[in-house]
RNA sequence: GCUGUUCAAGGGCAAACCCGUCGAAAGGCGGGGACGCAAAGCCACCGGUCUAACGCGAGGAGCUAUGACAGCGGGGUUGCCAGC
Numbered sequence: 001g002c003u004g005u006u007c008a009a010g011g012g013c014a015a016a017c018c019c020g021u022c023g024a025a026a027g028g029c030g031g032g033g034a035c036g037c038a039a040a041g042c043c044a045c046c047g048g049u050c051u052a053a054c055g056c057g058a059g060g061a062g063c064u065a066u067g068a069c070a071g072c073g074g075g076g077u078u079g080c081c082a083g084c
Stems, first nucleotide, its partner, number of pairs: 001084004012037002017032006035071001041077003045074003048069003055063002
């Protein structure tokens, strides 16, 4: 540097759901819990998706990211083990 197809060791993370908590919401965080994951570590840079408080709209429908999702894809960056 490449690969993770199979095997080994030490392990790691934790979907749904439940409880608490923060938030307008999406969602975040903590605890329980495991569907899965070799970057399911980290970064919203590109595409995508979710939400729509404020604002626009007429008070409605609707629109809007300055809010989110890294477990949607790409990209960047760091890294354990094994094989070559």
c-di-GMP-I riboswitch aptamer from a Pseudomonadota bacterium, 84 nucleotides, folded computationally. Taxonomically the source falls in Pseudomonadota (Bacteria, Pseudomonadati).